[in-house]
RNA sequence: AUAUAAAUUUGGCAAACUUAUCGAAAGGUAAGGACGCAAAACUAUGGGUCUAACGCUAAUAACUAUGACUGCCAGGUUGCAAAU
Repeated sequence: AUAUAAAUUUGGCAAACUUAUCGAAAGGUAAGGACGCAAAACUAUGGGUCUAACGCUAAUAACUAUGACUGCCAGGUUGCAAAU
């Protein structure tokens, strides 16, 4: 790549919440649990959002990411099914 046969599925992830744990926090991880999702798989690349430890400040106000969110929206990469 072609042919034949079978099938029209097999399945996947896991919100809120609870417990434990890490973290200054946002939030993450594990177990339980399912609100939902055809990419709710990977990626922090763009936008956006969250936190504010350190810093700055007269200040405990405010500002600020180097921290976080991919189940906020997109981009890139990959996967499954059907048809042509």
A computed fold for an 84-nucleotide RNA from a Sporomusaceae bacterium, annotated as c-di-GMP-I riboswitch aptamer.
The coordinates come from a structure-prediction model, not an experiment, and the mean pLDDT is 81.
The RNAcentral record of the sequence draws on Rfam.
Its Rfam family is "c-di-GMP-I riboswitch aptamer". Rfam's curators write: GEMM was predicted in a large-scale screen for bacterial structured RNA regulatory elements.